[in-house]
Notes: This is a predicted structure of a 74-nucleotide RNA (transfer RNA) from Sphingomonas sediminicola. Its Rfam family is "tRNA". Rfam describes the family as follows. Transfer RNA (tRNA) molecules are approximately 80 nucleotides in length.
RNA sequence: CCGCUCCUAGCUCAACUGGAGAGAGCGCCGGGCUUCGAACCCGGAGGUUGGGGGUUCGAGCCCCUCGGAGCGGG
Numbered sequence: 001c002c003g004c005u006c007c008u009a010g011c012u013c014a015a016c017u018g019g020a021g022a023g024a025g026c027g028c029c030g031g032g033c034u035u036c037g038a039a040c041c042c043g044g045a046g047g048u049u050g051g052g053g054g055u056u057c058g059a060g061c062c063c064c065u066c067g068g069a070g071c072g073g074g
Base pairs, nucleotide, nucleotide: 001073002072003071004070005069006068007067010026011025012024013023019057028044029043030042031041032040050066051065052064053063054062
């Protein structure tokens, strides 16, 4: 320098390859249970989907650009 993959909640990852209100587990907070905890049960908060722009009636998904991580090639 060139090519490819990835970036979604504090962490690890889904979202059926454009369609309704963006989810799960762990963690966190509250409650139940318990002598107190752990475990278990119930409930809750938490996300401008890496930044910006574009296409579309509609974007986590498509296009452009910037940034970051990884792999391969020269």